This is a predicted structure of an 83-nucleotide RNA (ZMP/ZTP riboswitch aptamer (pfl RNA motif)).

């Protein structure tokens, strides 16, 4: 010097689904229960990457897509293994 982590900017960002309810209740076209998809759109959005604080020995088993409920399908972090 430089690291777990936390803040804050800024920048990219995967993934953003079927019913039902929630005083208003989540877009438009299509399609499906042998289903949870398809295009465009909105919106929300872990993380990842720098900059500026803070921090200095600290474990991992988590985090995301109005709320809840009942399913469905992913992503990203971590862990692990090769090059």
């Nucleotide at each position: 010097c430089a690291g777990a982590c936390c803040c804050g900017g800024u920048g990219u960002a995967a993934c953003u689904g079927g019913c039902g309810a929630c005083a208003a209740a989540u877009g438009u076209g299509g399609g499906u229960u042998c289903a949870a998809c398809c295009a465009c759109g909105a919106u929300g959005g872990a993380g990842c990457a720098c900059c500026g604080g803070g921090g200095u020995u600290a474990u991992c088993g988590g985090c995301c897509g109005g709320u809840c409920g009942c399913c469905u399908g992913g992503g990203c972090a971590a862990a692990g293994a090769g090059c």

Of the family's consensus pairs, 100% are formed in the model.